């Protein structure tokens, strides 16, 4: 990396338009929320230094929510098995 399996959270929110015309689908506007695709940020440590300090590297399920998501479906960090 591939395949299979498991896999959470949060309004099927409101308004209006278009298409279909029982359902439903798609864009737009308005708030309210979620963190486990991705992305950003930081610590210990490390380097220099007499001290003070300066400044690169540096993880996360931590944090920010840019993206993404808030019925089902899809996606999904991560875990197990096989190759």
């Nucleotide at each position: 990396g591939a395949u299979c399996u498991g896999g959470a959270g949060a309004g099927c929110g409101c308004c209006g338009g278009c298409g279909a015309u029982u359902u439903c689908g798609c864009g737009g506007g308005c708030c309210g929320c979620c963190g486990a695709a991705g992305g950003g940020g930081c610590a210990a440590g490390u380097g220099g230094u007499u001290g003070g300090c300066c400044g690169g590297c540096a993880a996360a399920u931590c944090u920010c929510u840019c993206a993404g998501g808030c019925a089902a479906a899809a996606g999904g960090a991560c875990a197990g098995a096989u190759c």